[in-house]
């Protein structure tokens, strides 16, 4: 150094309110904490959600977005017991 996660320090903030912004998912800011060792940060792959066109039961497809707290995968990073 990596894995790993036991302690201490501390950290983030679901759902819900309210306020604004967006057609819209679904942001951002107060409040509130379900839960997170990366629940920090990137849309690169998938998945899932949204609006546009086209067809026109439904399904599709084509363009734009959004979601990282769906999965993976990148990248930076506190603390240091067993192993």
């Nucleotide at each position: 150094u990596u894995c790993c996660g036991a302690a201490a320090a501390g950290g983030c903030a679901a759902a819900c309110c309210c306020u604004g912004g967006g057609u819209a998912a679904c942001c951002a800011g107060g409040g509130g904490a379900c839960g997170c060792a990366a629940a920090g940060c990137c849309a690169c792959g998938g998945g899932u959600c949204c609006c546009u066109u086209c067809a026109g039961c439904a399904c599709g497809a084509u363009g734009g977005g959004a979601u990282a707290g769906c999965c993976g995968g990148g990248u930076u990073g506190c603390c240091g017991a067993a192993g």